[in-house]
Molecule: transfer RNA
Organism: Opitutaceae bacterium
């Protein structure tokens, strides 16, 4: 320096193609069962959707730019 792929709840992620109320599973918390743990059940909490701008009645999605992380090549030694 040139391609290319990821960034969404504490973790793994799905959902972008083809725009219309932000999902799921694990984990947190609360209540029940249990003498008490586990476990099972109910219910609840938790999201600036990397960042910024465009487009558009409306963006997590399209477009542009930037940051971050990861793979490939070049380049130099």
């Nucleotide at each position: 320096c040139g391609g290319g792929g990821c960034g969404u709840a504490g973790c793994u992620u799905a959902g972008c193609c083809u725009g219309g109320u932000a999902g799921a599973g694990c984990g947190c918390u609360a209540c029940g069962u249990u003498c008490g743990g586990g476990a099972c059940g109910u219910a609840g909490a938790g999201g600036u959707c990397g960042u910024g701008g465009g487009u558009u009645c409306g963006a997590a999605u399209c477009c542009c730019a930037c940051c971050g992380c990861c793979c490939c090549g070049a380049c130099c030694a």